[in-house]
């Protein structure tokens, strides 16, 4: 250091977890691509602990 299939963000714990790329659907096009619109996708490495509240703090373990 570990957060979506991939690359990452998440502002000293606060109410709904996001972006880009990719996927899917549609529009456009002679076709593909490109472009535009919409949409799905996450047990935040695993297991505990602290707290009214944990992606965020603490411990152990895994990689």
């Nucleotide at each position: 250091c570990u957060u979506a299939g991939c690359u990452c963000a998440g502002u000293u714990g606060g109410u709904u977890a996001g972006a880009g790329c990719g996927g899917c659907u549609g529009a456009c096009u002679g076709u593909u691509a490109a472009u535009c619109a919409g949409u799905a996708g996450g047990u935040c490495g695993u297991a505990g602990g602290u707290u009214c509240g944990a992606g965020u703090c603490c411990u152990a373990c895994a990689g």